[in-house]
Formats: sequence, structure tokens, C1' cells
RNA sequence: GCCCGGAUGGCUCAGUGGUAGAGCGAGUUCUUGGUAAGAACUAGGUCGCGAGUCCGAUUCUCGCUCCGGGCU
Repeated sequence: GCCCGGAUGGCUCAGUGGUAGAGCGAGUUCUUGGUAAGAACUAGGUCGCGAGUCCGAUUCUCGCUCCGGGCU
């Protein structure tokens, strides 16, 4: 230099053109003599950055950044 994959709550990951979810974690309450366990509820994400297409983009296209892998 070229090619491929990835970037989404604190962490691990789904998701798919119609204003984003799960598990774990955090908080509050209930339960208990108290803790653990359990139950209910709540908060938390400009979906890496910029542009384009579209009525509408996390999703499609282009460029860039970072991470991982491969080739020379």
C1' cells in the first nucleotide's frame, strides 16, 4: 500500500429502511430479625465521525478515524 471483518447503555452482544432491545451490572421498593436469594419498578445510548440517496438512515452508498485479521 491492498483486501476482509468490526465500532450500538457501565460490560458482553442482538437488531433491521419506519424515531433501538436482551442478559449481566446500577438504583428504589417489597420480602427477612439481618444478609444472601427472590419479586416489582426505574434510570442510563446524538447506534465511531462527516457527507450523500431517500418522505424517512443504526440499517444503503462514499470518505475518514480506531480495533482485529490476511496479502505483498